[in-house]
Context: one part of a larger RNA
RNA sequence: CUGGGCGUAAAGGGCGCGUAGGCGAUUUUAUAAGUCUUGUGUGAAAGCCCCGUGCUUAACGCGGGAAGUGCAUAAGAUACUGUAGAAAUUGAGUUCCGGAGAGGAAGAUGGAAUUCCCGGUGUAGCGGUGAAAUGCGUAGAUAUCGGGAGGAACACCAGUGGCGAAGGCGUUCUUCUGGACGGAUACUGACGCUGAGGCGCGAAAGCUAGGGGAGCAAACGGGAUUAGAUACCCCGGUAGUCCUAGCCGUAAACGAUGUACACUUGGUGUGAGCCGGUUUUCGGUUUGUGCCGAAGUUAACGCAAUAAGUGUACCGCCUGGGGAGUACGGUCGCAAGGCUGAAACUC
Numbered sequence: 001c002u003g004g005g006c007g008u009a010a011a012g013g014g015c016g017c018g019u020a021g022g023c024g025a026u027u028u029u030a031u032a033a034g035u036c037u038u039g040u041g042u043g044a045a046a047g048c049c050c051c052g053u054g055c056u057u058a059a060c061g062c063g064g065g066a067a068g069u070g071c072a073u074a075a076g077a078u079a080c081u082g083u084a085g086a087a088a089u090u091g092a093g094u095u096c097c098g099g100a101g102a103g104g105a106a107g108a109u110g111g112a113a114u115u116c117c118c119g120g121u122g123u124a125g126c127g128g129u130g131a132a133a134u135g136c137g138u139a140g141a142u143a144u145c146g147g148g149a150g151g152a153a154c155a156c157c158a159g160u161g162g163c164g165a166a167g168g169c170g171u172u173c174u175u176c177u178g179g180a181c182g183g184a185u186a187c188u189g190a191c192g193c194u195g196a197g198g199c200g201c202g203a204a205a206g207c208u209a210g211g212g213g214a215g216c217a218a219a220c221g222g223g224a225u226u227a228g229a230u231a232c233c234c235c236g237g238u239a240g241u242c243c244u245a246g247c248c249g250u251a252a253a254c255g256a257u258g259u260a261c262a263c264u265u266g267g268u269g270u271g272a273g274c275c276g277g278u279u280u281u282c283g284g285u286u287u288g289u290g291c292c293g294a295a296g297u298u299a300a301c302g303c304a305a306u307a308a309g310u311g312u313a314c315c316g317c318c319u320g321g322g323g324a325g326u327a328c329g330g331u332c333g334c335a336a337g338g339c340u341g342a343a344a345c346u347c
Base pairs, nucleotide, nucleotide: 003319004318005317006316007301008300012315014201015200016199017198021194022193023192026087027086028085029084030083031082033081034080035077036076037075038074039073040072041071042070049065050064051063052062053061054060091191092188093187094186095184096183097182098181103177104176105175106174107173108172110154115149116148117147118146119145120144121143125136126135162169163168206247207246208245209244210243211242215241216240220236221235222234223233258314259313260312261311262310263309266292267291268290269289270288271287272286273285274284275283276282296303297302320347321346322345329340330339331338332337
């Protein structure tokens, strides 16, 4: 000496399930594989190191010794790890009771609004902008009243409120269904954690086929603005946005913070429970979700029991900027493209 890191400097996989592997709580018995001790054998010569010696010296040569991290074998030790057996319950799970929730899927359903159609009233404008114009309107618009059609989204409630692994989820009702949480006894008895590959899920846009199409609106057409205006503003408007089935597999998929477990002063909101009380106001406790702050930590900002603090286990990733997430190859995809992923050269 036997790396250092990953909130913002390069770096946490978009998220889960799980294979191999890695790691794994308590007591006890056996064993002695790992581990440790001792002995024996071996570890060629030369070389290195030590002692001596020969060439005048040195280099060099010669003799002897030591060393040789290793391997094999024998005997022994048994704390730790492993293996086998036994046992226990705190980790994990099951059971019972309970309340909360936009968790998921399918079916049904309601009102407001926009648009369109029909009818009534009614007449010259409406619309739009910074100002206008394109546009709509005497074939009767805009406005207003009544009726109808259709699609999409669900105002108020609504809350740093809730649920979900993430993406995400919001009218109301029904059916089916997943998870978390609280309380209680009983049961199983380490059944656990992580997880390379693998499998599944995965916003929006996009793609294929068939429906649907109110509003909005890439592309596109027109009117303005301007030196120009392939824009911003205005009038239109097609894909698309919606549904069904199947692809795609990416996002500032963000908390820019992997998962699990343990430990570490406090204060104050809020969601769901439970326990107690002097019972609208309070106290305790569990589990979420916010804010402020102690120690500690950090380059600083900040983080601070929801850690970026103190530790353990496992996975992923980084190693100067550009070239470049490019080329080539492989693989996936209907395509778009995705995944994997360089180098020359240059600073």